[in-house]
RNA sequence: UCCAGAAAAAGGCAAACCAUUCUAAAGGAUGGGACGCAAAGACACAGGUCUAAUGUUGACAAUGUUCAACGAUGACGGCUGGUUCUCCUGG
Numbered sequence: 001u002c003c004a005g006a007a008a009a010a011g012g013c014a015a016a017c018c019a020u021u022c023u024a025a026a027g028g029a030u031g032g033g034a035c036g037c038a039a040a041g042a043c044a045c046a047g048g049u050c051u052a053a054u055g056u057u058g059a060c061a062a063u064g065u066u067c068a069a070c071g072a073u074g075a076c077g078g079c080u081g082g083u084u085c086u087c088c089u090g091g
Stems, first nucleotide, its partner, number of pairs: 002091004012037002017032006035078001041084003045081003048076003055070005060064001
């Protein structure tokens, strides 16, 4: 430096759910809690997914605290790839 993770040690993270809180929402934060995780550390670069407030277009039992479609400028890294840093063990 590269590859692998069967067993072990030291530790780490924390799904669902609950409480509080922020947000239009998706979702986030904090605490509790553990389903899991060897990058479940970091980065929205590519794909993917979620949301649809502002906006655009249209509709009408019509001018609105209405409905529908489109739409990321909002999100998700615990969906895949990429970039980057990295504990232990073995080769």
c-di-GMP-I riboswitch aptamer from Guptibacillus algicola, 91 nucleotides, folded computationally.
It was read from a public genome assembly, where an Rfam model found it.
Lineage of the source: Bacteria > Bacillota > Bacilli > Guptibacillaceae > Guptibacillus.
Its Rfam family is "c-di-GMP-I riboswitch aptamer". Gene Ontology term of the family: cyclic-di-GMP binding.
Of the family's consensus pairs, 100% are formed in the model.